[in-house]
RNA sequence: CGGGGUAGUCGGGCGGUCGUCCGCCUUAUGGCGGGAGGAAAGUCCGGACUCCUGCAGGGAGGAUGGCUCCUAACAGGAGCAGUCCGUAAGGGCUGGAAAGUGCCACAGAAAUUAUACCACCCACUAAAAUACAAGGUGGGAAAGGGUGAAAUGGUGAGGUAAGGGCUCACCGUCCGCCAGGCGACUGGCGGAGCAAAGGCAAACCCCAUCCGGAGCAAGGUCAAGUAGAACCUUCGGGCCCCUGCCCCAACAGGUUCGGGUUGACUGCAUGAACCUGAAGGCAACUUCAGGUCCAGAUGAAUGACCACCUAAACAGAAUCCGGCUUACGAACUACCCCCUUUA
RNA sequence: GGGCGAUUAGCUCAGAUGGUUAGAGUACUUGCUUGACAUGCAAGGAGUCACUGGUUCAAUUCCAGUAUCGCCCACCA
Numbered sequence: 001c002g003g004g005g006u007a008g009u010c011g012g013g014c015g016g017u018c019g020u021c022c023g024c025c026u027u028a029u030g031g032c033g034g035g036a037g038g039a040a041a042g043u044c045c046g047g048a049c050u051c052c053u054g055c056a057g058g059g060a061g062g063a064u065g066g067c068u069c070c071u072a073a074c075a076g077g078a079g080c081a082g083u084c085c086g087u088a089a090g091g092g093c094u095g096g097a098a099a100g101u102g103c104c105a106c107a108g109a110a111a112u113u114a115u116a117c118c119a120c121c122c123a124c125u126a127a128a129a130u131a132c133a134a135g136g137u138g139g140g141a142a143a144g145g146g147u148g149a150a151a152u153g154g155u156g157a158g159g160u161a162a163g164g165g166c167u168c169a170c171c172g173u174c175c176g177c178c179a180g181g182c183g184a185c186u187g188g189c190g191g192a193g194c195a196a197a198g199g200c201a202a203a204c205c206c207c208a209u210c211c212g213g214a215g216c217a218a219g220g221u222c223a224a225g226u227a228g229a230a231c232c233u234u235c236g237g238g239c240c241c242c243u244g245c246c247c248c249a250a251c252a253g254g255u256u257c258g259g260g261u262u263g264a265c266u267g268c269a270u271g272a273a274c275c276u277g278a279a280g281g282c283a284a285c286u287u288c289a290g291g292u293c294c295a296g297a298u299g300a301a302u303g304a305c306c307a308c309c310u311a312a313a314c315a316g317a318a319u320c321c322g323g324c325u326u327a328c329g330a331a332c333u334a335c336c337c338c339c340u341u342u343a
Numbered sequence: 344g345g346g347c348g349a350u351u352a353g354c355u356c357a358g359a360u361g362g363u364u365a366g367a368g369u370a371c372u373u374g375c376u377u378g379a380c381a382u383g384c385a386a387g388g389a390g391u392c393a394c395u396g397g398u399u400c401a402a403u404u405c406c407a408g409u410a411u412c413g414c415c416c417a418c419c420a
Stems, first nucleotide, its partner, number of pairs: 002338008010329001012309002015306004020035006037314001041325002044323005049215004054245006061211005066080005081094005095206002100204002102200003117145002120140006153171006172194001173192008219266004228257006236248003259419003273292008344416007353369004359403001362400001371387005393409005
């Protein structure tokens, strides 16, 4: 110099004119102060909050899935373990297929109760004098070829008619014991020749853990206005179903159709909040001390125009938080890896 | 704002439990029938199964994400 990996920063600036939402002040014109995001998004997870009086048990359904920890909680995060990819920095993946059911198309001899097409080996066999080869019949074996995504441990040696864990060494697999670790797991020793244990669980399922439902258009207070009708229920209702207890209702409740309104306030912004520092912890994070107050609309504000500088993109709150995912501009920073003169 | 669902031929819809070549109606094209047209008959073409990843030997189908479209939810008596 080049090629990569991980993490992070910024998210337009200055000036002028006109406007807009909220708060405070002012008799009023008006004045002062504040006014989107890293994703406000998708609504994919998790909570807070509210209602469904409630509690317990069972079922159904759903979610998660290496281990330990963090957290209010999570499908999030941190550290670690195993395995795969990568020269490396680093990144991806993760319960059970030796509980059961099911599936494995085509090709292939055979696809899970494995099998024998070619080729290999042995014996017999017919014409010819013999032998070899080829053919036929019977048997052996599963190493080679071929098919497939996948062919029933792998490599090497011995042995064999040819072969084969048939035997042996190493590796793999399984079982047992010991040691280390909270644990996933790791290391060591011994044993079993290994038809037991192919793959798929983002197929059913099994195991472990967790989960009641609905959602701020939840819910509460007030005001305005209107017209009721039909059906169901007390053997009812208590927001997936069942059971038990308990509770509610007793002329009230529910469903459907019809009618009226398109209002005000609240919920609604001091919060698992943010900043700085210290302490604990490898880290996520926690604790303590000090400081700050930082949008609140309801047809819905945060904008428009002009000038300059450069590259301004994705996009815009609507109950509020913690994450994840997706979208996005031009640059910059830190640490690390590889290659190369070698810094 | 919140809660659900769908996407397959030009259009309207099927589709199996993942497997050999994804179908039907309609529309379109060609031929026959007719003097000509409609109808009818016969044949044919037309598909990135919305898109992008993943699981799997194999994905329209299973699992995620993205895009587009559609439906429902106000209060009072």

Two RNAs folded together computationally: RNase P RNA and transfer RNA, 420 nucleotides in total. Rfam match: Bacterial RNase P class A. Rfam classes the family as a ribozyme. Model confidence (mean pLDDT): 78 of 100.